[in-house]
Context: one part of a larger RNA
RNA sequence: GAACGAACGCUGGCGGCAGGCCUAACACAUGCAAGUCGAGCGCACCUUCGGGUGAGCGGCGGACGGGUUAGUAACGCGUGGGAACCUACCUAAUAGUACGGAAUAACUCAGAGAAAUUUGUGCUAAUACCGUAUACGCCCUUCGGCCUUCGGGCCUUGCGCUAGAGGAUUAGCCCGCGUUGGAUUAGAUAGUUGGUGAGGUAACGGCUCACCAAGUCUACGAUCUAUAGCUGGUUUUAGAGGAUGAUCAGCCACACUGGGACUGAGACACGGCCCAGACUCCUACGGGAGGCAGCAGUGGGGAAUAUUGCACAAUGGGCGCAAGCCUGAUGCAGCCAUGCCGCGUGUGUGAAGAAGGCUCUAGGGUUGUAAAGCACUUUAAGUUGGGAGGAAAGGUUGAAGUUUAAUACGCUUUAGCUGUGACGUUACCAACAGAAUAAGCACCGGCUAACUCCGUGCCAGCAGCCGCGGUAAUACGGAGGGUGCAAGCGUUAAUC
Repeated sequence: GAACGAACGCUGGCGGCAGGCCUAACACAUGCAAGUCGAGCGCACCUUCGGGUGAGCGGCGGACGGGUUAGUAACGCGUGGGAACCUACCUAAUAGUACGGAAUAACUCAGAGAAAUUUGUGCUAAUACCGUAUACGCCCUUCGGCCUUCGGGCCUUGCGCUAGAGGAUUAGCCCGCGUUGGAUUAGAUAGUUGGUGAGGUAACGGCUCACCAAGUCUACGAUCUAUAGCUGGUUUUAGAGGAUGAUCAGCCACACUGGGACUGAGACACGGCCCAGACUCCUACGGGAGGCAGCAGUGGGGAAUAUUGCACAAUGGGCGCAAGCCUGAUGCAGCCAUGCCGCGUGUGUGAAGAAGGCUCUAGGGUUGUAAAGCACUUUAAGUUGGGAGGAAAGGUUGAAGUUUAAUACGCUUUAGCUGUGACGUUACCAACAGAAUAAGCACCGGCUAACUCCGUGCCAGCAGCCGCGGUAAUACGGAGGGUGCAAGCGUUAAUC
C1' cells in the first nucleotide's frame, strides 16, 4: 500500500447495488415452511339442484427445493478414462387393452383408555387386491415345460393401463494422476492378500460364506496421530508464489446422539417408521408427546451479525384435463455507513483587509474573500399533482386447420373483446417555497504532508520504530494556525 462476512472510538445528509451468527452441529416458546387430484371409488352433510364441503380408500408428490459444515486426509473432491448397471415422469415407434373372483377402510353397533390411541361385530366401492386367457416378447433347457401381466366408458375423441425393445435425463460402480502437518508415530494387516465354488446385489467385486494357498502395504513414508468438508473461485502480487474457501455456482456429508430396516423408479429418508440413549413437556402414575444445522423469533455464548413483515403479480417446483390449490423456494419490503459507487451540504461578488481570537521586536503579522453586505441558483431532502415497465398468461366470441361417423368434444394457429401487480405514496416527469434541512475525524520531532504560544517540570503523560519529558518541550496537556482524508475518519485483530 492492498484487502475484509470485521469489531471498537468519535461523528453522521440522501440514493443505487451488494452483504449481514465467523462464537455454542448450544437449548428452543409461538406461527408458518408439502401438498394435490371428485375426469379412480364408495359414504355423510349442505344445496339456489348447477354444484359444494368433510373424513376415508386409491394415485402422484413428500428422495426436489431450503439449511448446516459436525464428521471425513477418503476414489470424499478435482481432472481424465472405463464396463458389469438402474432409471418414475418425458419422448418416437410396435403389439394389446379379454373374462372372472374374494375382501377391506369409511359407515353402523358394542367396548377399552385420563389422553395418545385402540379392540371386536356387521355392511360396501374402485384405476386398491387376486386368478385365468392372449404373445411376434422374456427366461430355463434333459426339448419338454414354466413364469409374469392387462381397467373405465354405449361409441368416438381425449386421458390412461400392460409388454418388451430404443432415446433423453438421473443415480450407482471401477481405475490413472493430483489433494495439510508430525518419524519425539517404523513396522501395519487374518476376510487380511489371492484362487476355486456358492450366495447376494440393479450391477462388478472378500460384498458375504465354505475350502485352498500365504500373501498384501511400507523411508517414493505404510500404520498411528493432529488438523481440515473439496472445487470453480476470492485476495495479494509485475509475475512466480503465498494466504483463503463468507456471499454465488458444482460435488460430498449430516439432520437431538447411536443403530436399523420398511415403502418406493429413486431413501436406509431434515419437517416418515422402529429400537436404544440424553434432554424437555403432559399424565388420572397405568402410559404418552417432541426434535428450527427450513423462514421469522427467544434464551445462552460472544468484540459482533437483522423483521415473530407482504405476495404468489413474476420466475421455478408439486398435484390436476383444466380452472386452480399449495409453495418462509422465489420476488419484494423492513433494520444496519458493513462494503463499493454516485450526489449534496451552496454559487458569484465582496478590503473598511471590520469585530473577535492567536501572535508580536508593539510597527505589525495571521485567521482572511473567510465573515458581514450585495446579486443569484434550487440538485438532494420537503409539499402537491401526474405517471411507464416488470403482463406473458387465463377467460369468452368468431375464423381456419387437424382429429372423428360427426358441424360434439379435444388440439394447433389466428382476430376481436375482456382481464391478473406484492413491490407501490414504484422508477420517472412537472410545479411550489426558501440558503433554506445537511461536516466531521485523525495528524503536525524524523520516517511523513503540516508550527507557534501557554501549562507541566524524568511529574503527569506520549510512543509503530528511533525515542520525547529533569524550567525556554514544534514529541506530554490546552489554544491559535496548518496538513491529510471526507459521510466518514482513526484504532485493533488476522492476511498478502
Molecule: small-subunit ribosomal RNA, 5' domain
Organism: uncultured prokaryote